Source information: The prediction has a mean pLDDT of 78. Bacterial large signal recognition particle RNA from a Patescibacteria group bacterium, 266 nucleotides, folded computationally. The source organism's lineage runs through Bacteria and Bacteria candidate phyla. Its Rfam family is "Bacterial large signal recognition particle RNA". Its family is annotated with signal recognition particle, plasma membrane targeting and SRP-dependent cotranslational protein targeting to membrane, signal sequence recognition in the Gene Ontology. Of the family's consensus pairs, 88% are formed in the model. The gene name in the source record is ffs.

[in-house]
RNA sequence: UCGUGCUAGGCGGGGAGGUAGCGGUGCCCUGUACCCGCAACCCGCUAUAGCGGGGCCGAAUUCCCGUUUGAGGGAGUGUCGUUUUCGAGCGAUCGACGACGGUAAGUGGUGUUGAGGGCCAGGUCCCGCGCAAUAGGAACCUGUGAAACCCGUCAGGACCGGAAGGUAGCAGCGGUAAGCAGAUCUUCCUAUGUGCCGCGGACCAACCUGGUUGGAGCUAACCCCGCCGUAAGAGCCGGGAGCGCCUUUCGAGACCGGGUGCACGA
Numbered sequence: 001u002c003g004u005g006c007u008a009g010g011c012g013g014g015g016a017g018g019u020a021g022c023g024g025u026g027c028c029c030u031g032u033a034c035c036c037g038c039a040a041c042c043c044g045c046u047a048u049a050g051c052g053g054g055g056c057c058g059a060a061u062u063c064c065c066g067u068u069u070g071a072g073g074g075a076g077u078g079u080c081g082u083u084u085u086c087g088a089g090c091g092a093u094c095g096a097c098g099a100c101g102g103u104a105a106g107u108g109g110u111g112u113u114g115a116g117g118g119c120c121a122g123g124u125c126c127c128g129c130g131c132a133a134u135a136g137g138a139a140c141c142u143g144u145g146a147a148a149c150c151c152g153u154c155a156g157g158a159c160c161g162g163a164a165g166g167u168a169g170c171a172g173c174g175g176u177a178a179g180c181a182g183a184u185c186u187u188c189c190u191a192u193g194u195g196c197c198g199c200g201g202a203c204c205a206a207c208c209u210g211g212u213u214g215g216a217g218c219u220a221a222c223c224c225c226g227c228c229g230u231a232a233g234a235g236c237c238g239g240g241a242g243c244g245c246c247u248u249u250c251g252a253g254a255c256c257g258g259g260u261g262c263a264c265g266a
Stems, first nucleotide, its partner, number of pairs: 001266006009057003012030004020046005034054005063259004068254002072250005078245001080244008089236002093234002096230003100226003106222002108219003117213008126201005131195002133192007141182004150175004158167003
């Protein structure tokens, strides 16, 4: 060095979780890697830390160690970035909204079909009176109206009287009072959340309308300025969550380098 037969070892590993701890079942990553049984109300174990049974490879592309790289997972909070959410948070600044004051350069409106201002008159408001309207009442008018204790006339009948005559008087007829009903024509009284009404007065501050004078502005809606306020959108403060970056930790896989036993025969 070669051949044969063995042995160590290998036939997947890792993360989180769980556990006193380790491994497994289940989840995730890697990516292809023997089979069967067991197991989250767990299963098997104890630092040589899955157990039981069977099979294959076997000292190297396959086993062991190290460098580099590195999927993915965990932790940290960094006074890092970003997104989002919450707060009986704040209210300096920007923006929003509202009130007040100001300006008149701009936009708009109005004005030679005459602005603002001046003067005059009237109105709006108040008082008195009148008129009207409406409502209520009364009178007037019409009808009705005494089964009693209203009036007139009172048949019949009654009473008084010798008679003449007289008296009271029911029914009927006529009338009337209170009352009731109607009519709304007229008159009167009272009242009014009434009036394109009239007269007089008061007020004459304001506003409105008209006239007159005079001849070019007036207004302030928008804009702009100031100030005050409201809310809290931006912003700020604080808390939470997600993502990214950073730090740290575990780390599959990949690349490179190194290492690895016994027996027999040639």